c-di-GMP-I-GGC riboswitch aptamer from Deltaproteobacteria bacterium HGW-Deltaproteobacteria-1, 83 nucleotides, folded computationally. Taxonomically the source falls in Deltaproteobacteria (Bacteria, delta/epsilon subdivisions).
RNA sequence: ACAGGACGAGCCAAACCAGGAGUAAUCCUGGGACGGAAAGCCACGGGUCCGGAGUUGAAGGCCGGAUAGCCGGGUUGCCUCAA
Numbered sequence: 001a002c003a004g005g006a007c008g009a010g011c012c013a014a015a016c017c018a019g020g021a022g023u024a025a026u027c028c029u030g031g032g033a034c035g036g037a038a039a040g041c042c043a044c045g046g047g048u049c050c051g052g053a054g055u056u057g058a059a060g061g062c063c064g065g066a067u068a069g070c071c072g073g074g075u076u077g078c079c080u081c082a083a
Stems, first nucleotide, its partner, number of pairs: 003080003011036002016031006034069001040075003044072003047067006
């Protein structure tokens, strides 16, 4: 390296609650643990969601945003193998 693992030592933290930011999706801080093996990082592809324009009203398509704990991809780690 490949492969395996997260037992030990540790790490992260869903729902929900409180406070705050945002039109919203959602995010931040604290509490809290459903879970995780990259649940570290990156919106590049697909998906989903929100907003806008558009439309008689919608849908498709368009513009902007959110999601990395939806999937793929990229990238950087810990332990064992291991000397």